[in-house]
RNA sequence: CGAGCGGGCCAACGUGAUCGCCCCGAGAAAUCGGGGAGGAAAGUCCGAACUCCGAACGGGCGGCAUGCCGGGUAACCCCCGGUCGCGGCGACGCGAAGGAAAGUGCCACAGAAAACAAACCGCCCUGCGACCCUUCAUCGGGAAGCACGGCAAGGGUGAAACGGUGCGGUAAGAGCGCACCGCCCCGGCGGCAACGCCGGGGGCACGGCAAACCCCAUGCGGAGCAAGGCCAAAUAGGGAGACGGUCGGGCGCCCGUCCCAUCCCGCCGCAAGGCGGGACCGUUUCCGGGUCGGCUGCUGGAAUCCGAGGGCGACCUCGGGUCUAGAGGAAUGAUCGCGGCGGCGCCGGGAAACCGGCGACGACAGAAUUCGGCUUAGCGGCCCGCUCGGAGC
Numbered sequence: 001c002g003a004g005c006g007g008g009c010c011a012a013c014g015u016g017a018u019c020g021c022c023c024c025g026a027g028a029a030a031u032c033g034g035g036g037a038g039g040a041a042a043g044u045c046c047g048a049a050c051u052c053c054g055a056a057c058g059g060g061c062g063g064c065a066u067g068c069c070g071g072g073u074a075a076c077c078c079c080c081g082g083u084c085g086c087g088g089c090g091a092c093g094c095g096a097a098g099g100a101a102a103g104u105g106c107c108a109c110a111g112a113a114a115a116c117a118a119a120c121c122g123c124c125c126u127g128c129g130a131c132c133c134u135u136c137a138u139c140g141g142g143a144a145g146c147a148c149g150g151c152a153a154g155g156g157u158g159a160a161a162c163g164g165u166g167c168g169g170u171a172a173g174a175g176c177g178c179a180c181c182g183c184c185c186c187g188g189c190g191g192c193a194a195c196g197c198c199g200g201g202g203g204c205a206c207g208g209c210a211a212a213c214c215c216c217a218u219g220c221g222g223a224g225c226a227a228g229g230c231c232a233a234a235u236a237g238g239g240a241g242a243c244g245g246u247c248g249g250g251c252g253c254c255c256g257u258c259c260c261a262u263c264c265c266g267c268c269g270c271a272a273g274g275c276g277g278g279a280c281c282g283u284u285u286c287c288g289g290g291u292c293g294g295c296u297g298c299u300g301g302a303a304u305c306c307g308a309g310g311g312c313g314a315c316c317u318c319g320g321g322u323c324u325a326g327a328g329g330a331a332u333g334a335u336c337g338c339g340g341c342g343g344c345g346c347c348g349g350g351a352a353a354c355c356g357g358c359g360a361c362g363a364c365a366g367a368a369u370u371c372g373g374c375u376u377a378g379c380g381g382c383c384c385g386c387u388c389g390g391a392g393c
Stems, first nucleotide, its partner, number of pairs: 001389010013339007021036006038364001042375002045373005050224004063220005068082005083097001084095004098215002103213002105209003120155002122151003126147003131142003163181006182204001183202008228296004238287008248260003263278006303322008341362002344359006
């Protein structure tokens, strides 16, 4: 210098003026003072706090989720460290990474065969052998093809073909034999563990798929701040009382609401029936529920910053400092001036690097009960560490 890898931070605006918005405080008011979006406030995908429902505790069945090991955390499907596998020369990245010798199932196309193995081309033994060579002829040699067998090395198919490479061996071959690698079993050592290393034994038995059913282990009640709590209007409706009025018949001059009957409710009775209470209209008082509306929950919290200590790290402990939006159709804005950043375009200068001037543009998005994560979106800028390659000293 080039090409990359990992991590962190900031988040294109700052300031002044004018006009506005939401909240808090002061004030009788006018008004004054203070505060006012994000790294993702987003998606609402996980985990919690909080609230209500009310027992979801134990057992069974079913469903869903998680799934190498250890640690962190209030908790997690998150984070950290490690193991193994795959990719990369490397820094490093990625991985739903338990079980396929419990059972069931699937493995398209192609291919002989996709799992109790099998044989299309091919290779080989034996027999027959058209035909060819040789010979006068026999003998001998070769050979298409056919038959009975052997084989799985080579070819071919496939995502995947029943261990791989080499040597020996054989008619040809084959773990048939041997060496190394792989695999399985046993033992030892290291590690908390996942796992690793070493040694011995076994010719090798066991293809893949569990993001197919399934098996194993662990976990899981539901709804969500429109949760929930408090106050509470008009109108309508419910309940209780008071007052006044009304009545089918009878008593009765009237008042009164007395008696009987009818209807309804309650109790008693086998039944006939008996006992008690009530009724319809208006006015008015009280009570209780719901709706509109208001208040609350509502922002100080597993908070954040700095320092010290522990830990490889996630993180933890201690000390000190700070207070940092709380709206409810929902504020956090608009215009102008000055300054500044970024790349782009044009012009001028310059051999170039670059310098100067002018112009328009400036990301994703936006709180809504609150936290911890994940994921997604995104104009750019700055910093740190590391890898590979080239050149120079």
Model confidence (mean pLDDT): 76 of 100. Predicted 3D model of a 393-nucleotide RNA (Bacterial RNase P class A) from a Thermoanaerobaculia bacterium. Lineage of the source: Bacteria > Pseudomonadati > Acidobacteriota > Thermoanaerobaculia. The sequence is in RNAcentral, with records from ENA. The gene name in the source record is rnpB.